[in-house]
This is a predicted structure of a 550-nucleotide part of an RNA (large-subunit ribosomal RNA, domain I) from Salegentibacter flavus.
Its mean pLDDT, the model's own confidence on a scale to 100, is 82.
Context: one part of a larger RNA
């Protein structure tokens, strides 16, 4: 100098900016209505699968075929019997092709077939891949091909059988923490919890008194509910915490060692009749007011397992299954309005708004096959008395005891009881254990061998129901192709993401545009401001008008 700004001055109300306000859209999904999914339960079922190769993958498998789904070189599927009774060839369209009353798809039982991996099992290996051996076929042969076999460990002389791995929870042994809380922390707690490791079974595990009580008495276990937060134990701190007894689910009781008898077998003996250990294996026997064997008597009664045939009944798919019409608003009737009817059926879904009588179904009432099966019959098996007591027999490195720990609510304590690593170690029915230091009396019972239903604990699972449980930030992480996309070496972490209409009728034509975008007409529809970014459609923020203001 321009220009911008600040300040101050002009001009300017036909107000560019800015404010409120009204209305009309955009934007964004909140809210309401909704449920395909959860969640907690209840009753019944099932409580396992696996080398006869499981659970879980991996590659294949369709006229087209990326995914789920179903299957497996026989592959969206084969065969048989059963129901069905007309359309079929799965989500999932479409087109081409096919199938089916000579009965198809489908349902429901039995079968087949079931690649590779995976315990994986002929050997290897970086899972779904490599490489062998035996026999057998094929073969001129061959690094060729088909079939069937070949792992380990325990049983078994062999022949041959069993185990291995998965799976949610219950449950039973074997090791077994710390945070923690004692307002610190060591005994103690927490907790025999978490965890890990073995092993089972629909349950497990206990379980027929060497058990409790107490002067009365009970009668295996087991679970509940009361005793009781009692007795107690406790740096007597924190906290831990019975039983006795009663009250109820549920109920069931049994077998074997030895004795003592008999057979076989191997031994020793023998005066050659035998006898005696041993071992195997049948008979006998199972308790505590003792039992038993042994002797002597009496007996066939009762109850019961298992097996076989018979056989009510239950059981799949599945089948019959009453009863409404009329106006009328409406896009649609099941809604008002009128008149009816069934009902062992007025659960429930569902059909264009709210249906007992429109549809499926519901009460009910047949129906069969694997299958299980009350009852009966049969075969076969187990199961009892009574006296006597001379002799015999009734669980030994046990029971006790010391030392050293754990375990009972009880932390050594007066400390019984059970279990035990070390050390020792009994009696034997005239016998032994308890009864909470011990000891007498009393009382109770019989240990050192073994099974045992049900009452109880769960739920990965099927069925059929329930619900003052959610309703898409909520209910599972997961309604939806989710344990999926995604992150992480990896163990492991882990989402968002439901709604169109009753019924695609899912916008033929046409116009604009470059356009297979995106609009505007037309057309469907009650409704298109339901148009697929699609139900209702707050707010926040952004526009246009307009009206009032500075």
């Nucleotide at each position: 100098c321009a220009u911008a700004c600040a300040a101050g001055c002009u001009a300017g109300a036909u107000a560019a900016g800015g404010g409120c306000g009204u209305a009309u859209g955009g934007g964004g999904a909140a809210u309401g209505c909704c449920u395909a999914g959860g969640c907690u339960c209840u009753c019944a079922g099932a409580g396992g699968c696996g080398a006869a190769g499981a659970a879980g993958g991996a590659c294949g498998u369709g006229a087209u075929a990326a995914g789920c789904u179903g299957c497996g070189a026989a592959a969206a599927g084969c065969u048989g019997c059963g129901g069905g009774g007309a359309c079929u060839g799965g989500c999932a369209c479409a087109u081409a092709c096919a199938g089916g009353u000579u009965g198809a798809u489908c349902c429901g039982c039995a079968g087949g077939u079931a690649u590779c991996c995976g315990a994986a099992u002929g050997g290897g290996g970086c899972a779904a891949c490599c490489c062998a051996c035996u026999u057998a076929a094929c073969u001129g042969a061959a690094g060729g091909u088909u079939a069937a076999g070949u792992a380990c460990u325990c049983c078994g002389u062999a022949a041959g059988g069993a185990g291995g791995g998965c799976a949610a929870a219950c449950c039973c042994g074997g090791g077994g923490a710390a945070c923690u809380g004692a307002a610190a922390c060591a005994u103690c707690u927490a907790a025999g919890u978490a965890c890990c490791c073995g092993g089972a079974g629909g349950a497990a595990g206990a379980g027929a008194a060497a058990a409790c009580a107490a002067u009365a008495g009970u009668g295996a276990u087991u679970g509940c509910g009361c005793u009781a937060g009692u007795a107690g134990c406790g740096g007597c701190g924190a906290g831990c915490g019975a039983a006795c007894g009663u009250g109820c689910a549920u109920u069931a009781g049994c077998c074997c060692a030895a004795a003592c008898c008999a057979u076989a077998u191997a031994g020793u003996u023998u005066a050659c009749g035998g006898a005696c250990u041993g071992u195997a294996u049948g008979g006998g026997g199972u308790u505590g007011u003792a039992g038993g064997a042994c002797c002597a008597c009496a007996a066939u009664a009762u109850u019961u397992g298992u097996u076989g045939u018979a056989a009510a009944u239950g059981g799949a798919a599945u089948u019959a299954g009453a009863a409404u019409c009329c106006u009328u608003u409406g896009g649609a009737a099941a809604g008002a309005g009128g008149a009816g009817c069934c009902a062992u059926a007025g659960a429930c879904g569902g059909u264009g708004a709210c249906a007992g009588c429109c549809c499926g179904g519901u009460a009910u009432a047949g129906g069969u096959a694997a299958c299980a099966g009350a009852u009966a019959c049969a075969a076969u098996g187990a199961u009892a008395g009574u006296g006597g007591u001379a002799u015999c027999c009734u669980g030994a490195g046990u029971a006790g005891u010391g030392c050293g720990g754990g375990g009972c609510a009880c932390g050594a304590g007066a400390a019984a009881c059970c279990c035990u690593g070390u050390a020792u170690g009994a009696a034997u029915c005239c016998g032994g254990c308890g009864g909470g230091a011990c000891c007498a009396u009393c009382c109770g019972c019989c240990a050192a061998g073994g099974c045992u239903a049900a009452a109880u604990a769960c739920u990965c699972c099927u069925g059929a129901g329930a619900g003052a449980c959610c309703g898409a930030u909520a209910g599972u992480g997961a309604a939806c192709c989710a344990g999926u996309a995604c992150c992480g070496u990896g163990a492991g972490g882990g989402a968002a993401a439901g709604g169109u209409g009753a019924a695609a009728a899912g916008a033929a034509c046409c116009c604009u545009g470059a356009a297979c975008a995106a609009g505007g007409g037309a057309g469907u529809g009650a409704a298109a401001u339901a148009g697929a970014u699609c139900c209702u459609g707050a707010a926040a923020c952004c526009a246009u008008a307009c009206g009032c203001u500075u």